[in-house]
The RNA shown here (transfer RNA) has 72 nucleotides and comes from a Candidatus Anstonellaceae archaeon. Model confidence (mean pLDDT): 83 of 100. It matches the Rfam family "tRNA". Rfam classes the family as a transfer RNA. The sequence is in RNAcentral, with records from ENA.
RNA sequence: GGGCCUAUAGUCGAAUGGUAAGACGUCUGCUUGACGUGCAGAAGACUGGGGGUUCGAUUCCUCCUGGGCCCA
Numbered sequence: 001g002g003g004c005c006u007a008u009a010g011u012c013g014a015a016u017g018g019u020a021a022g023a024c025g026u027c028u029g030c031u032u033g034a035c036g037u038g039c040a041g042a043a044g045a046c047u048g049g050g051g052g053u054u055c056g057a058u059u060c061c062u063c064c065u066g067g068g069c070c071c072a
Stems, first nucleotide, its partner, number of pairs: 001071007010024003018055001026042005048064005
């Protein structure tokens, strides 16, 4: 220098065009003498950033940034 993959709650990780699932963790309540376990509930991501396409974008296109792999 060229090519490919990737970026979504604190962590992991779904969602291939119609206003973002689940698990772990966190918090509250119940249970316990207490902790843990168990049960019930709650909060938490406008999806890395800019632009475009579309009535509508996590999803499609493009550029940038970070990470990974391959070629030279």